Background
This is a predicted structure of a 357-nucleotide RNA (Bacterial RNase P class A) from uncultured Kangiella sp.
Parts: sequence; C1' cells; structure tokens
RNA sequence: GAAGCUGGCCAGGCAGUCGCUGCCUUUAUUUAUAAAGGGAGAGGAAAGUCCGGACUUCAUAGAGCAGGGUGCCAGGUAACGCCUGGGCGGCGUAAGCCGACGACAAGUGCAGCAGAGAGAAGACCGCCGAUGGAGUAUUUAUACUCACAGGUAAGGCUGAAAGGGUGCGGUAAGAGCGCACCGCGUUGCUGGUAACAGUAUAUGGCGAGGUAAACUCCACCCGAAGCAAGACCAAAUAGGGUUCCGUACGGCGUUGCUCGCGUUGGAACCGGGUAGGUUGCUGGAGCCAUCGAGCGAUUGAUGGCCUAGACGAAUGGCUGUCCACGACAGAAUCCGGCUUAUCGGCCAGCUUCAAAU
Repeated sequence: GAAGCUGGCCAGGCAGUCGCUGCCUUUAUUUAUAAAGGGAGAGGAAAGUCCGGACUUCAUAGAGCAGGGUGCCAGGUAACGCCUGGGCGGCGUAAGCCGACGACAAGUGCAGCAGAGAGAAGACCGCCGAUGGAGUAUUUAUACUCACAGGUAAGGCUGAAAGGGUGCGGUAAGAGCGCACCGCGUUGCUGGUAACAGUAUAUGGCGAGGUAAACUCCACCCGAAGCAAGACCAAAUAGGGUUCCGUACGGCGUUGCUCGCGUUGGAACCGGGUAGGUUGCUGGAGCCAUCGAGCGAUUGAUGGCCUAGACGAAUGGCUGUCCACGACAGAAUCCGGCUUAUCGGCCAGCUUCAAAU
C1' cells in the first nucleotide's frame, strides 16, 4: 500500500420563526374549555407476524388418545426453535463462516434408463476347466487342440453409486483364502462434567451400501383464543317470531375425541335496537454508570434516571448555515429473540499478499 474477516457506535447537525399532541403548575370558569409557563414526544430495524412469554377470559380445571414442535454435549435465560462455550463434519491459504448434528439389523418405501447384477442385490465379456469323450503330433509316455459338466468374481463393461483399499503368498484359475499395513467394529487404559479424542506389536477377517429435509421408531416439550382479550357507565329496542334436539341414562361448558369435573336446558334461522363514553394504556423479566464473579452468554452489589401513549390517528412548514449531501423507512397492549431491507461515516482487533528498511 492492496485485498479480506469479526465486533461496536451514529442515523443529518446548529440557530431563528410559526404550528401539532400528552402531562404538570397557575388563573378564569361554561366543568369542559381558554390563556400563560415548564418538561417530554417513532426505529435499528418500529418491518415480517416466524418463535417464546407477560397479561386477560374460558375456569373449579385433571388424565389419556389423536395432533404438533425440537433433536451432538455443557451452560445462560421468565422461556424459546434464541444466545454462549465446546465436540464432530464441510468450505476457505488464513483470519473465519456454515450445519435440518438421535436411530437404517424394529418395519415399510424410494433411486428412471443403462447394466449380468441396485441390497440378505451378480455371471454379459472374460479367466480356469480335472477324471472321462473326440482329434492331432510323437520319443509310447507326454504335449497340444476342441466340446461339455463345473469353478471363479482378481480384470473389463454399465451406472450417481457395484460385496473395504494397497501389496505379497497361495490356487486349475481366483477370492480375506492366508499374511503385512491402512480402514472398520469390539474391549481395556488415559484425558475430559460430557459430546468426544488419544492409545494398545490388544482382539475380530469384518454386519447386506445410500436416503429419515421419506413414512416411521426413540428421547424431551406443548390447553385454547387473543387488547377487536377483558372490565365499567350511559342510552335505545321487539324480555320478538319460527323450527329442531331433549328431560338428568339427556343437553351445555375455548383445538378434535373419550373419561372425569361442573352446571341445568340448548342449537339454527329470520327480524329489530345500539355501535357513544371511560378504562385496559405504559414504572417495566426497565434503562444508565461503577465495582466484583465468570473464557463467555450472563449475573451480584451500590448509586442514579423516568424516556410517546395517539384514537380517522400527534412531532410538521419556512429561512439561514455546516457537512459524511443521508438510504431502508412511522409506535397502536408490552417484552426477549430470529429473519428480511438498507445510503454513508467512524472506532477497535485479526488474516493474507507485495514493496522498502
């Protein structure tokens, strides 16, 4: 100097002027408004609605089946499918990144075509072919040739994938048939909480491959609905009509079914009235700083702070100036995560390459 990797921060600033919404104080007073003053007023993702909860109702609320979710180990957390650390596997020269990471001899499936054969899976081309049969040569005991019964899976073909790999011996020719090394399984020992790793002149010739992001099996977990949940007040109407089930052995009760429990009538359709106000509604598993524990996620102690609560939906307009010329983009019950979109700037650490000293 160039190219990368990881983590963190900011999200236009400043000044003036007019305006919007909540709250607090004061005054007036129509009890709901007006004026003055003070403070506050959209995000790192507010997006997706994908997970987990808090909270509310069913409701006094249990069990089983069905159904759904997660899937290496150990921790964190209110909890999680999240986060942290580790193990194993893959990618990358590396810093690092990714993982849908339990089980295939419990069972059932799937892999077209090709190929002999595709999973308790094989003989097409090949190699061998004794005794016996036929023939040739001839040194009469041998050699060679042909065909058959049979043997074989080392070589070749096909395919994405073909009965562990390399070598030596052995054989009629071959084959873990035997041996050596590697690979795989089992056992012991060592390290580690564990996943797992290492080791042994240990032991076994060694199970029939792939796929579970196929059905399935195994382990663990899971009530439902949702702030349009719910609570209160005021007002109005038609405490209306029809049909069906049914008499406690029945009916009804927030996934579906069954049992249990509770309760004593339910269900469907037609028609009518109201849809106004208050609350829920923001003080929290809250934020900040310092010190301590821990590799870390996180957590303890002390001190400090209060930071939007709208309801046809509030934060905008104008002027001047600075600059990195600002993208993606606006709360609606709240919180912890994940995922997606994104202009530009700053800080810290690490990796590789080139050159110079």

The coordinates come from a structure-prediction model, not an experiment, and the mean pLDDT is 78.